[in-house]
Predicted 3D model of a 78-nucleotide RNA (c-di-GMP-I riboswitch aptamer) from a Syntrophomonadaceae bacterium. The prediction has a mean pLDDT of 84. Rfam family: c-di-GMP-I riboswitch aptamer. About the family: GEMM was predicted in a large-scale screen for bacterial structured RNA regulatory elements.
RNA sequence: GACUGCUAAAGGCAAACCCAUAGUGAUAUGGGGACGCAAAACCAUGGAUCCGGUUGACCGGAUAGCCAGGUUGCCAGU
Numbered sequence: 001g002a003c004u005g006c007u008a009a010a011g012g013c014a015a016a017c018c019c020a021u022a023g024u025g026a027u028a029u030g031g032g033g034a035c036g037c038a039a040a041a042c043c044a045u046g047g048a049u050c051c052g053g054u055u056g057a058c059c060g061g062a063u064a065g066c067c068a069g070g071u072u073g074c075c076a077g078u
Stems, first nucleotide, its partner, number of pairs: 002078004012037002017032006035065001041071003045068003048063006
């Protein structure tokens, strides 16, 4: 440096659900809680899904724990 995630350790994240707050909403943040995760860390670039406005074209937004892509990265093994 590349590949892999069968074993272990250290630590990390936190679905559903509940409460509070913000938002028209999708959702977000904080607390509780753990279904899971080796990128479940970061980036809305392409696709997908969802929300709002619009007759519509389209516009604005949400999801990175839907897929692909990009950037960085712990441990172990080869």